[in-house]
Context: one part of a larger RNA
RNA sequence: GGAUGAACGCUGGAGGCGUGCCUAACACAUGCAAGUCGAACGGAUCUUUUUUAGCGAAGCUUCGGCCUAGCUUUUUUAGAUUAGUGGCGAACGGGUGAGUAAUACAUAGGUAACCUGCCCUUGAGUUUGGGAUAACUUUUCGAAAGGAAAGCUAAUACCGAAUAUCCUUUAUUUAACGCAUGUUUUAUAAAGAAAAGGAGUAAUCCACUCAAGGAGGGGCUUAUGGCUGAUUAGCUUGUUGGUAAGGUAAUGGCUUACCAAGGCUGCGAUCAGUAGCUGGUCUGAGAGGAUGAACAGCCACACUGGGACUGAGACACGGCCCAGACUCCUACGGGAGGCAGCAGUGGGGAAUAUUGCGCAAUGGGGGAAACCCUGACGCAGCGACGCCUCGUGAGUGACGAAGUCUUUCGGGAUGUAAAGCUCUGUCAAGAAGAAAGAUUAUGACGGUACUUCUAAAGGAAGCCCCGGCUAACUACGUGCCAGCAGCCGCGGUAAUACGUAGGGGGCAAGCGUUAUCC
Numbered sequence: 001g002g003a004u005g006a007a008c009g010c011u012g013g014a015g016g017c018g019u020g021c022c023u024a025a026c027a028c029a030u031g032c033a034a035g036u037c038g039a040a041c042g043g044a045u046c047u048u049u050u051u052u053a054g055c056g057a058a059g060c061u062u063c064g065g066c067c068u069a070g071c072u073u074u075u076u077u078a079g080a081u082u083a084g085u086g087g088c089g090a091a092c093g094g095g096u097g098a099g100u101a102a103u104a105c106a107u108a109g110g111u112a113a114c115c116u117g118c119c120c121u122u123g124a125g126u127u128u129g130g131g132a133u134a135a136c137u138u139u140u141c142g143a144a145a146g147g148a149a150a151g152c153u154a155a156u157a158c159c160g161a162a163u164a165u166c167c168u169u170u171a172u173u174u175a176a177c178g179c180a181u182g183u184u185u186u187a188u189a190a191a192g193a194a195a196a197g198g199a200g201u202a203a204u205c206c207a208c209u210c211a212a213g214g215a216g217g218g219g220c221u222u223a224u225g226g227c228u229g230a231u232u233a234g235c236u237u238g239u240u241g242g243u244a245a246g247g248u249a250a251u252g253g254c255u256u257a258c259c260a261a262g263g264c265u266g267c268g269a270u271c272a273g274u275a276g277c278u279g280g281u282c283u284g285a286g287a288g289g290a291u292g293a294a295c296a297g298c299c300a301c302a303c304u305g306g307g308a309c310u311g312a313g314a315c316a317c318g319g320c321c322c323a324g325a326c327u328c329c330u331a332c333g334g335g336a337g338g339c340a341g342c343a344g345u346g347g348g349g350a351a352u353a354u355u356g357c358g359c360a361a362u363g364g365g366g367g368a369a370a371c372c373c374u375g376a377c378g379c380a381g382c383g384a385c386g387c388c389u390c391g392u393g394a395g396u397g398a399c400g401a402a403g404u405c406u407u408u409c410g411g412g413a414u415g416u417a418a419a420g421c422u423c424u425g426u427c428a429a430g431a432a433g434a435a436a437g438a439u440u441a442u443g444a445c446g447g448u449a450c451u452u453c454u455a456a457a458g459g460a461a462g463c464c465c466c467g468g469c470u471a472a473c474u475a476c477g478u479g480c481c482a483g484c485a486g487c488c489g490c491g492g493u494a495a496u497a498c499g500u501a502g503g504g505g506g507c508a509a510g511c512g513u514u515a516u517c518c
Stems, first nucleotide, its partner, number of pairs: 001518004006514005013390006019383002021348001026346003030343003035088003040085002043082005053072003059066002095301003105225007114218003119214008127161004136151006167192006175184003197206003227273003234264003239261008276298004280291004303324005326337004354380001356379003362376001363374004393423004403414004427459001429454005437445001462507005467488003473502005483490002
């Protein structure tokens, strides 16, 4: 000198764009943050259309019959709502950096050892049966959370049978390729494996099943690279390799049995400490050094520890089970919970914001769609925390007012500074109109930005320094006192170094100090 997610002191006009718990991965009141589909299904409730039957009232006539209005029941049409079954989603998005020194990350490869819902392309199909169960009804236990028993019913829920383009397995076989366990390919035989319907008058549309390919995503694996300590020198027994089996989507000590005795290490094993990694960021002429906030990619974690289930995908932040600590409810029998999501609270700290608005845009989930959900996101609020832009007026105005300071008492300085005169109107204030972002329509932001008009210089300057380094000097007070100080050093009676004043210098809505990095 530059830089910062900064803090502190004094001061503070406006706008734009960014940014804001670095400490306790401490504990959390309250609200919201993941739902959606009635075009998969049976119900329930409400409204409605039509039809039948019944009841009651009035009128006419009357033993009967006719007409009008109302109510109830049954059947039926259409619509709305949705607790339950079912489907998809909930593995994304959002947060944090505790752990992790390598099962991570970065770069370059491999997979002849693999998986892949939704999406795109293509081929072939969607035939035929069955038994349940929730909801519901009845009974019942419990304070609650939540159950239990009996009965009834549906499906794109569940279970069979058939079919098999292709697919899988086994056996035989043709050809090509490869260093190779083999890969690709031709043909044959045997065995095995599938499905669901919905909307519409219909055309048709949406779905479902099997298979091939693609895209995107993921698993596994190899090499190289980047911290400290030797006051850590030896470490390892599923350890290193083989055979066989099991397991997995898949290779593999991944697991097990048996066999061999290996494997790593001074190019630092093991142990200990510290740490998420990277693109980047800061600095520097560069080499390098430091760093990993925000944004983006990857990884890990979700009160602590362990475990699996479901699923295309998790060993799952707002799922389940077990154990533990803590908190809460309780009728003491038993239950409930997890903000490192967005706000917010307490606590810790030098220190870090609103319990805001909206799904209008972008994106995501569901749905045929309308649409619903979305603290992602878009915005607004707070903070000079940072960067950038603008303003606090412009011109003219005296051999130079007053005041103040100083003086050798002549004067000098403040100083064109002020006043006065002539102007201007950015920003703020007041008033009206009205975009773009996005358009067929729909705007939270927002009557905001912007534009025009109105009056008025009015409402808007501080902070640090002045001995040398280092730009800027005098007076008074003080008298090794009070004090200053980054270093050298100032102060003991004429202090340009302390304090105050005048003047001056620097930067400016900031200026200084502290801390940290180059």

About this RNA: The part of an RNA shown here (small-subunit ribosomal RNA, 5' domain) has 518 nucleotides and comes from a metagenome. The full RNA is in RNAcentral, with records from SILVA. The prediction has a mean pLDDT of 81.